[in-house]
Context: one part of a larger RNA
């Protein structure tokens, strides 16, 4: 490199992260049922039974074992949640990329001043009401200041 200037979006094409998505799935946790082994407990214990006790003995007693019942109760089974994570068709924006497409919003009064809550409305950038706001050019006035 100074309006042959800047500069906005929307659609296209590539890449990159990422939300959201019927599910699939994996960890971990919880929580309700089920089922329950050994062990401890707790009854029963007709079957055993050396030790105490009683007896001359038989034998009976007390403990005790075995068995059977039960309550807990790991491990496992199913159903439910709760967190994390890995996938998932589609989908939604975002970022980034000399020289694509469409237009032309903004920057000068940028060709309708902008700009802003808001509500409608439209390929896009926006457009239209309604209220505000000067960080609006312009011409008049008016009021200060300074020479």
């Nucleotide at each position: 490199c100074a309006c042959c200037g800047c500069c906005c979006g929307u659609c296209a094409c590539a890449c990159c992260a990422u939300g959201g998505g019927a599910g699939u799935u994996g960890a971990u946790u919880u929580u309700a049922c089920c089922u329950u082994a050994a062990g401890c407990c707790g009854g029963u214990g007709a079957g055993c039974u050396a030790a105490c006790u009683c007896g001359c003995a038989a034998g009976a007693g007390a403990g005790g074992c075995a068995g059977c019942c039960g309550a807990u109760c790991a491990c496992g089974g199913u159903g439910g949640g709760g967190u994390c994570g890995a996938u998932g068709a589609c989908u939604g924006g975002g970022g980034u990329g000399a020289a694509g497409u469409c237009g032309u919003a903004a920057c000068a009064a940028g060709g309708u001043a902008g700009c802003u809550g808001u509500a409608g409305g439209a390929g896009a950038a926006c457009c239209u009401g309604c209220g505000g706001c000067u960080g609006g050019a312009u011409c008049a006035c008016c009021u200060c200041c300074u020479u």